[in-house]
RNA sequence: GGCUGGGUCCUGCGCGGCAGGGGCCCGCGAACCCCGCCAGGUCCGGAAGGAAGCAACGGUAAGCGGUCACCUCUGGGUGCCGCAGGGGCGCCUGGCCUGA
Numbered sequence: 001g002g003c004u005g006g007g008u009c010c011u012g013c014g015c016g017g018c019a020g021g022g023g024c025c026c027g028c029g030a031a032c033c034c035c036g037c038c039a040g041g042u043c044c045g046g047a048a049g050g051a052a053g054c055a056a057c058g059g060u061a062a063g064c065g066g067u068c069a070c071c072u073c074u075g076g077g078u079g080c081c082g083c084a085g086g087g088g089c090g091c092c093u094g095g096c097c098u099g100a
Stems, first nucleotide, its partner, number of pairs: 001097008009086006015079002018075006025066004034059003042051003
């Protein structure tokens, strides 16, 4: 001096991690305008029976609270993780060849 590879730079994809939203799960949760079951009482009936149905009880809706883990969505100056492409000899570094 030449050739070539890698890192730093940019982009995309992926993986993990962090933060937040949602789902799952648990609890509370409508006296009536939710459901079920309906004591008492009410109504129909001569009776047998039947009807509607308050409270209570049970289950839920909207909503509120909790939550390790699991699923999903979103995000980044997340990671000195992976792959690919770009850019470039500005910096660092490796190999090969050649000359003085």

Bacterial small signal recognition particle RNA from an Anaerolineae bacterium, 100 nucleotides, folded computationally.
Of the family's consensus pairs, 93% are formed in the model.
It was read from a public genome assembly, where an Rfam model found it.
It matches the Rfam family "Bacterial small signal recognition particle RNA". Rfam describes the family as follows. The signal recognition particle (SRP) is a universally conserved ribonucleoprotein involved in the co-translational targeting of proteins to membranes.